[in-house]
Molecule: Fluoride riboswitch aptamer (crcB RNA motif)
Organism: Solirubrobacterales bacterium
RNA sequence: AUCUGCUCAGGCGAUGAAGCUCGCCUGAACCGCCGGAAUGGCUGAUGGCUUCUACUGACAC
Numbered sequence: 001a002u003c004u005g006c007u008c009a010g011g012c013g014a015u016g017a018a019g020c021u022c023g024c025c026u027g028a029a030c031c032g033c034c035g036g037a038a039u040g041g042c043u044g045a046u047g048g049c050u051u052c053u054a055c056u057g058a059c060a061c
Stems, first nucleotide, its partner, number of pairs: 009026005016052006032042003
C1' cells in the first nucleotide's frame, strides 16, 4: 500500500415529509427511459405498502 473479515456508527435505493418493511453500500451504494443528436420526447413524488403535501386529469357541488 492492497485485499478480506469483524465491530461501531452511518449512508443509499431518478424530485418532499412521516410510519412500517425489504435490499444494498463502507467511500461506495445511488445518479429513469426514448433518440445519431437536439435548446427534442415520455413515465413516476414510494425500493415496496399506508398517509400527508405539491403537481396533473376527469366529474359533481